RNA sequence: UACCGAUAAAGGUAAACUAUCCGAAAGGAUAGGGCACAAAGCUAAAGGGCCUAACGUCUUGCGCAGGUGAGACUAAGGUAGCCUGGUUGCCGAA
Repeated sequence: UACCGAUAAAGGUAAACUAUCCGAAAGGAUAGGGCACAAAGCUAAAGGGCCUAACGUCUUGCGCAGGUGAGACUAAGGUAGCCUGGUUGCCGAA
């Protein structure tokens, strides 16, 4: 140094939930809170999976019409605390 991950040391992050705000939603931000995490740091246009479906497309019901309801598809919207990859990083036992 690399691999690796200790009943070590110093630290770090912050699940669910609550409040407020943003968003069509998924979800995100801030504060509290602590489930857990050796990368639970970053990367979503590196790949896959999963979530949402606003706009859009198609089908269909109601209606004289304007309209209105339902269903399916669709992401360069989201998820890194789903996985793999890339990249940066604390410590040094076995």